[in-house]
RNA sequence: UCCGCGGUAGCUCAAUGGUAGAGCAACCGACUGUUAAUCGGUAGGUUACUGGUUCGAGCCCAGUCCGCGGAG
Numbered sequence: 001u002c003c004g005c006g007g008u009a010g011c012u013c014a015a016u017g018g019u020a021g022a023g024c025a026a027c028c029g030a031c032u033g034u035u036a037a038u039c040g041g042u043a044g045g046u047u048a049c050u051g052g053u054u055c056g057a058g059c060c061c062a063g064u065c066c067g068c069g070g071a072g
Base pairs, nucleotide, nucleotide: 001071002070003069004068005067006066007065010024011023012022013021018055026042027041028040029039030038048064049063050062051061052060
């Protein structure tokens, strides 16, 4: 320098152009001698950044940044 994959909640990951979700963690509650376990609920998001396409973008396109792998 070039090619490929990836970047979404605190963490691990979903979401095939049409209301952004799950598990774990956090918080509140139930259960009980107490804790743990279990069960119910609540909160938590600039979808890496900028622009474009579209009635509508996490998703498509271009550029930039970061990480991993590969080529030279």

This is a predicted structure of a 72-nucleotide RNA (transfer RNA) from Candidatus Peregrinibacteria bacterium GW2011_GWF2_43_17. It was read from a public genome assembly. It matches the Rfam family "tRNA". Gene Ontology term of the family: triplet codon-amino acid adaptor activity.